[in-house]
Context: one part of a larger RNA
RNA sequence: CACCGCCCGUCACGCCAAGAGAGCUGGGGGUACCCGAAGGUACGCGAUCGCGUGCCGAAGGUAAAACCAGUGAUAGGGGCGAAGUCGUAACAAGGCAGCCCUAGCGGAAGCUGGGGCUGGAUCACCUCCUU
Numbered sequence: 001c002a003c004c005g006c007c008c009g010u011c012a013c014g015c016c017a018a019g020a021g022a023g024c025u026g027g028g029g030g031u032a033c034c035c036g037a038a039g040g041u042a043c044g045c046g047a048u049c050g051c052g053u054g055c056c057g058a059a060g061g062u063a064a065a066a067c068c069a070g071u072g073a074u075a076g077g078g079g080c081g082a083a084g085u086c087g088u089a090a091c092a093a094g095g096c097a098g099c100c101c102u103a104g105c106g107g108a109a110g111c112u113g114g115g116g117c118u119g120g121a122u123c124a125c126c127u128c129c130u131u
Base pairs, nucleotide, nucleotide: 003094005091008087009086011084013081014080015079016078020074023071024070025069026068027067031063032062033061034060039056040055041054042053043052044051045050097118098117099116100115101114102113103112104111105110
C1' cells in the first nucleotide's frame, strides 16, 4: 500500500522439468530349433583291439521374448516469468450467500438442475445471562 483493494480461469509469448508415444538404434539374452568335437552310455557285430547305429553331450549357428539405455513425429497437461489479451468467478449479503457431491451445458473463470452443509449477512421469534 488498506475496495481506485484483493483475486480466478482461458488465450498469447518465453524458459524449464516430468510422464505418454507408432517406431528406430544399441545392449541383453531365459527359451526353442539346427549342427555337433572329445567323452559317456545302450544295443548289435566282431577273437582282444575295434567297428556300426541310437541317445546324452562343450563350442558354434538361427530366431526371438522379458529386461535396460538412448532417440523419437505428435498430443495433453504441469511449474516459473517483467508484463500482455478476454472477461469478473471468489473475498463485505462480492451485488444471484458461499461451499461439497453429482448430471448437463459453456471462450474462460463458470452457469443451470438435483441432494447436502453453515465455515451465511439481515430481520423476527424462543431460551438463558447481565443491567